[in-house]
RNA sequence: CGGGGCAUGGCGCAGUUGGUAGCGCGCUCGGCUGGGGGUCGAGAGGUCGCAGGUUCGAACCCUGUUGCCCCGA
Numbered sequence: 001c002g003g004g005g006c007a008u009g010g011c012g013c014a015g016u017u018g019g020u021a022g023c024g025c026g027c028u029c030g031g032c033u034g035g036g037g038g039u040c041g042a043g044a045g046g047u048c049g050c051a052g053g054u055u056c057g058a059a060c061c062c063u064g065u066u067g068c069c070c071c072g073a
Stems, first nucleotide, its partner, number of pairs: 001072007010025004019056001027043006049065005
C1' cells in the first nucleotide's frame, strides 16, 4: 500500500426479502422460603463504531472514515 472479516444494552451473541431492535447471563423490584440458595413474575437499560447519501422508511443498500483481526505485496 491492496484485499477481506468483525464493530448491536454491563458481558456474550442473534437479527442482511429495508418496515415500531431481540435472546442468554448479569442488574433492580416483587411472590414462594424463617433466611440463603433456587425458582416464578415484572421492570430498567442500546437507536446498531463514526460521518454523509439513497428511500415514505436503513442495524440491514451506497460512499467515506476509525479501531481490531486475517491474507497478499

Description:
The RNA shown here (transfer RNA) has 73 nucleotides and comes from candidate division WWE3 bacterium RIFCSPLOWO2_01_FULL_42_11. Its Rfam family is "tRNA".